[in-house]
Predicted 3D model of an 89-nucleotide RNA (c-di-GMP-I riboswitch aptamer) from a Pseudomonadota bacterium.
NCBI's taxonomy places the organism under Bacteria, Pseudomonadati, Pseudomonadota.
Model confidence (mean pLDDT): 79 of 100.
The model forms 100% of the base pairs in the Rfam consensus.
Rfam family: c-di-GMP-I riboswitch aptamer. About the family: GEMM was predicted in a large-scale screen for bacterial structured RNA regulatory elements.
């Protein structure tokens, strides 16, 4: 260099579940906790997913309900690029 995780070293992250908090949700931080993670590290005006406060449309007139829409999320969904520990070939 290239390919790769069956073992090994030092480490590293942290599902669910609960408490605390922020959020109209989705979810987003803390803390405790470990399902599992060789990229479960970092980007991405690529794809998919979630949700629908304001807002549009209707239908009601009890101020609700019912379509819609992302400007609000989701990397521990795929994909792409960058970096990148130890072992093997």
């Nucleotide at each position: 260099c290239u390919u790769u995780g069956u073992u090994c070293a030092g480490g590293g992250c942290a599902u669910a579940g609960u408490c605390c908090u922020c959020g109209a949700a989705a979810g987003g931080g803390g803390a405790u906790g470990a399902c599992g993670c060789a990229a479960a590290g970092c980007c991405g005006c690529g794809a998919g997913g979630c949700u629908a406060c304001a807002g549009g449309c209707g239908c009601a007139c009890a101020c609700g309900c019912g379509c819609c829409c992302a400007u609000g999320c989701c990397g521990g969904u795929c994909c792409g690029g960058c970096c990148g520990c130890c072992g093997a070939a």